[in-house]
Transfer RNA from a Chloroflexota bacterium, 75 nucleotides, folded computationally. Lineage of the source: Bacteria > Bacillati > Chloroflexota. It matches the Rfam family "tRNA". The family's RNA type in Rfam is transfer RNA. Its mean pLDDT, the model's own confidence on a scale to 100, is 82. The sequence was found in a public genome assembly.
This record gives sequence, C1' cells and structure tokens, in this order.
RNA sequence: GGGCGCCUAGCUCAACGGCAGAGCAAGUGACUCUUAAUCACUAGGUUCAGGGUUCGAAUCCCUGGGCGCUCACCA
Repeated sequence: GGGCGCCUAGCUCAACGGCAGAGCAAGUGACUCUUAAUCACUAGGUUCAGGGUUCGAAUCCCUGGGCGCUCACCA
C1' cells in the first nucleotide's frame, strides 16, 4: 500500500429500514445476626464523526477516523 470484517449502556453483545434492548456490572430496597447468595425495583445511549437517500436510518450509500484479520512490499 491492497482486500475483508468490526465500531451500539461501564463491560460482553442483540436489534440489519418502522417504539434502541438483553446479560453482567452499578444504585436502592426485601430477605439474612452480618457478609455472600437470592428476589424486586431504579438509573444508565451524540448507535465512532460528517454528509446523503428515505415519510422514516443503528440498519442503505459516500467521505473520514479507530481497531482486528489477511495479502503484498520490506535491496
């Protein structure tokens, strides 16, 4: 340098045009002599950035950024 894949809650990941969610973690409460475990509830989002298409975009298109895999170069 070329090709491919990925970027969504604190973490791991869903949702692939039509209300943005789950598990874990966090907070509060119940239970318990206490802790842990268990149960209930609550909070938590610029869906990487910018632009475009569309009635409607996390999803499709373009540009850029970051990460990973791979190929080539490495005189």